[in-house]
A computed fold for a 78-nucleotide RNA from a Phycisphaeraceae bacterium, annotated as transfer RNA. Taxonomically the source falls in Phycisphaeraceae (Bacteria, Planctomycetota, Phycisphaerae, Phycisphaerales).
RNA sequence: GGUCCCUUCGUCUAGCCUGGUCCAGGACGCCAGGUUUUCAUCCUGGCAACACGGGUUCAAAUCCCGUAGGGAUCACCA
Numbered sequence: 001g002g003u004c005c006c007u008u009c010g011u012c013u014a015g016c017c018u019g020g021u022c023c024a025g026g027a028c029g030c031c032a033g034g035u036u037u038u039c040a041u042c043c044u045g046g047c048a049a050c051a052c053g054g055g056u057u058c059a060a061a062u063c064c065c066g067u068a069g070g071g072a073u074c075a076c077c078a
Stems, first nucleotide, its partner, number of pairs: 001074007010028004020058001029047006051067005
């Protein structure tokens, strides 16, 4: 340098292929309340994310291009 893959809540992830009530779901976590003599457990509610820029489209987490970071492989380099 070529090709391919990955990047989503604080953490782990689903959704991407096949665009559509997704201003994004789940678990853990955190906060508040309830239960309990207290703690733990349990129950209810809440908090919080699509790496960045652009394009296509009525509509983009999803498709396309570029950038950044990470990874795999090949080539170059003796």

Rfam family: tRNA. By type it is a transfer RNA.